A computed fold for a 72-nucleotide RNA from a Chloroflexota bacterium, annotated as transfer RNA.
RNA sequence: GGGCCUAUAGCUCAGCGGUAGAGCAGCUCCCUCAUAAGGAGUCCGUCGCAGGUUCGAUCCCUGCUGGGCCCA
Numbered sequence: 001g002g003g004c005c006u007a008u009a010g011c012u013c014a015g016c017g018g019u020a021g022a023g024c025a026g027c028u029c030c031c032u033c034a035u036a037a038g039g040a041g042u043c044c045g046u047c048g049c050a051g052g053u054u055c056g057a058u059c060c061c062u063g064c065u066g067g068g069c070c071c072a
Base pairs, nucleotide, nucleotide: 001071002070003069004068005067006066007065010024011023012022013021018055026042027041028040029039030038048064049063050062051061052060
């Protein structure tokens, strides 16, 4: 220098163009002598950045940035 993959909640990951979800973690409560386990509820996101397409973009297109792999 070239190619491919990847970026979504604190963490691990879903999400076939129509108001963004789960598990774990956190917080509150129940249960217990207490802890763990279990149960109920609850908080948390400018979907990496900037443009474009579209009535509408996490999703499609382009560029950039970070990470990973391959080639030179």
Lineage of the source: Bacteria > Bacillati > Chloroflexota. It matches the Rfam family "tRNA". Rfam's curators write: Transfer RNA (tRNA) molecules are approximately 80 nucleotides in length. The family's RNA type in Rfam is transfer RNA.